This is a predicted structure of a 171-nucleotide RNA (glmS glucosamine-6-phosphate activated ribozyme aptamer) from Lentibacillus kapialis. The sequence is in RNAcentral, with records from Rfam. The prediction has a mean pLDDT of 76. Its Rfam family is "glmS glucosamine-6-phosphate activated ribozyme aptamer". It is annotated as a riboswitch. Rfam's curators write: This entry contains a glucosamine-6-phosphate activated ribozyme that is found in the mRNA for GlmS. GlmS is an enzyme that uses fructose-6-phosphate and glutamine to generate glucosamine-6-phosphate. The ribozyme catalyses self cleavage of the glmS mRNA that is thought to regulate GlmS activity.

RNA sequence: AAACUUGAUUAAGCGCCUGGACUAUUUCUGAUCGGCAAUGGAAAUAGUUGACGAGGAGGAGGUCAUCGAACUUAAUCGGCGGAUACCUCCCGACUGCACAUCUCAGUCGUGAUGCUUUUUUUCGAAAACGGCAAGGCGACUUGCUGUACAAAAAUCAAGGCAAGAUGGAAU
Numbered sequence: 001a002a003a004c005u006u007g008a009u010u011a012a013g014c015g016c017c018u019g020g021a022c023u024a025u026u027u028c029u030g031a032u033c034g035g036c037a038a039u040g041g042a043a044a045u046a047g048u049u050g051a052c053g054a055g056g057a058g059g060a061g062g063u064c065a066u067c068g069a070a071c072u073u074a075a076u077c078g079g080c081g082g083a084u085a086c087c088u089c090c091c092g093a094c095u096g097c098a099c100a101u102c103u104c105a106g107u108c109g110u111g112a113u114g115c116u117u118u119u120u121u122u123c124g125a126a127a128a129c130g131g132c133a134a135g136g137c138g139a140c141u142u143g144c145u146g147u148a149c150a151a152a153a154a155u156c157a158a159g160g161c162a163a164g165a166u167g168g169a170a171u
Base pairs, nucleotide, nucleotide: 014081015080016079017078019077020049021048022047023046024045025044026043027042028041029040052068053067054066058090059089060088061087062086091109092108093107094106095105096104099167100166101165102164103163114161115160116159117158118157121154129146130145131144132143133142134141135140
């Protein structure tokens, strides 16, 4: 050092790297003859890079998991694993003639607001860009600081639209 065992901590643009790209070192080639060189090519070894935030958890199964941002010369290439999304079913809640029950239609998940139009708020998003530092031969990495710019989802208000049966009450 590796393996094994035990314990603790740690996550969802999250974790990892055998491809690719890039960096360094060495060797070969480029380069036939005397000498030499550039842009290159190849191999080995060791490294670097490999998703910026917003949003998101009833249970089981399935499955190709939401939203935008970026030096417009473009990325976040590619691969593996995972994941709160989505679909179906179950359980639970809500809306639909005041109440209850059962169906039906629809929307949700215990904070469980029916659909739709307009509209309010959530709103200082982060990376980027600029500046200043630290580490490394380098590719790159980390930190501080200035200034911005989203969408989805959710949410406030107003308008419009939206079942059937049974039962017992009230007027």